[in-house]
Molecule: c-di-GMP-I riboswitch aptamer
Organism: Anaerolineales bacterium
RNA sequence: UUCCGAUAAAGGCAAACCUGUUGAAAAACAGCGACGCAAAGCUAUGGGUCUAAAACCGACAACGGUCAUGACUGCCAAGCCACCGAA
Repeated sequence: UUCCGAUAAAGGCAAACCUGUUGAAAAACAGCGACGCAAAGCUAUGGGUCUAAAACCGACAACGGUCAUGACUGCCAAGCCACCGAA
């Protein structure tokens, strides 16, 4: 230094539920709370998943369908960066 990851030490993050705010929704943020996490740190780059406002289509008002330009990194890869050090 790389791989690796202890019933080590010091710290870290925070699922679901509930409350509030924003949003068309997915979801996000804050609080509460810990299911879990050794990158559950960062980046939507590739795949994947979710939503469908606007737009388009159905004679289309209702309704239905398509669609990401909206999201998810706690789905999998990739890139970047990082704490500790037993075997």